[in-house]
This record gives sequence, structure tokens and C1' cells, in this order.
RNA sequence: CGCUUAUCGAGAGAGGUGGAGGGACUGGCCCGAUGAAGCCCGGCAGCGGAUUUUUUCUUGAUGAUGUAUAUAAUUAAGAAAGAAUGCUGUGCCAAUUCCAGCAGGAUAACGAUCCUGGCAGAUAAGAG
Repeated sequence: CGCUUAUCGAGAGAGGUGGAGGGACUGGCCCGAUGAAGCCCGGCAGCGGAUUUUUUCUUGAUGAUGUAUAUAAUUAAGAAAGAAUGCUGUGCCAAUUCCAGCAGGAUAACGAUCCUGGCAGAUAAGAG
């Protein structure tokens, strides 16, 4: 850097610094000197990892009972699903990814409103 998959209506400071911008892009509409971005601290909890734990299943071992097949139970390993911990790698902390941007549909037809899919974007994981 592009590709694949998943998710995007929840969550997060009345701190310090900094000084004018910010919300990806375009159009809107907003946030901002009652102080933007950035940086530090703080916080949140999505995805991957780790640890703990619950349930179920499989396999092995022990094994009361039983003539025996077998079985209650205990235990070890593995698998699946769920939960917890911010411990680890990332991410995130105005507004639904702030809304729309393309296509289709419903209502209304004076502005318009709503629904579905897609595009774009963001984040994670994976392979390159």
C1' cells in the first nucleotide's frame, strides 16, 4: 500500500499544556476565545492475545455396584459456546460513521419525510 472477513443507534474528564481551528472528502449542518487541533495525564471498552471461570461434548485413567456388557462418581487432556479481568497488542473518548452524496421503493406532492441495498470512510483480525 492494496486485498479478504467482521463490526460501526452503546461507552468514555467542569484536568494540565497549547493557542485557531476542527467534524476524512464534496454539499449541508454543527463544534470552537465560556477557549479548536496537537501533546501529557485521565477515562472507555470494540477486535486479537493472555489468565480465570461456567456449561456441554469427545477421548483416556481410576472406579462403589454387577457374572458380564455396562454405569453413578472422581480426575486429566482436547473442542465448542458464554462470562469476568484492562494484564498485553491496537483502538476510541460532541452530535448514528453528525446527515446526505449512487440505485430502488413508500408517503406527500408547496418546501419534504421515511425504508432497503450499495459506494466511500473508520477500526480490528488474517493472508500478501
Model confidence (mean pLDDT): 81 of 100. Predicted 3D model of a 128-nucleotide RNA (SAM riboswitch aptamer (S box leader)) from Aneurinibacillus terranovensis DSM 18919. NCBI's taxonomy places the organism under Bacteria, Bacilli, Caryophanales, Aneurinibacillus, Aneurinibacillus terranovensis.